Annotation:
A computed fold for a 95-nucleotide RNA from a Deltaproteobacteria bacterium, annotated as c-di-GMP-I riboswitch aptamer. The coordinates come from a structure-prediction model, not an experiment, and the mean pLDDT is 86. Rfam family: c-di-GMP-I riboswitch aptamer. Its family is annotated with cyclic-di-GMP binding in the Gene Ontology. The sequence was found by an Rfam model in a public genome assembly. The organism belongs to Myxococcia, within Bacteria.
[in-house]
């Protein structure tokens, strides 16, 4: 000094739920708030899951009807980095 690794100080970062707003939604930002966290800092690059304002196919009800309402799936958009893996930066230094 690096790597693994995680005691100690110091400080950092905030789940849930409430409160304001933003969006069609998943979910996002601020404010209380602390369940956690050594990268819970950033990157949607793999894979999971989630959403569905746009297309679309199909089923179901419905309608005289190509209408209504509900539902799956696909396409194509987003959404999670505190779901995993990857990537890249980075703080302390006992054992």
């Nucleotide at each position: 000094u690096c790597u693994c690794c995680g005691a100690a100080a110091g400080g950092g970062c905030a789940a849930a739920a409430c409160c304001a707003g933003a969006g069609a939604a998943a979910u996002c930002u601020g404010g209380u708030g602390a369940c956690g966290c050594a990268a819970a800092a950033c990157c949607a690059c793999g894979g999971g899951u989630c959403c569905u304002c746009g297309a679309u196919a199909c089923c179901u009800u419905u309608u005289c009807g190509u209408u209504c309402a509900g539902g799956u799936g696909u396409c194509a958009g987003g959404a999670u980095a505190g779901c995993c893996g990857g990537g890249c930066u980075g703080c302390c230094g006992a054992a």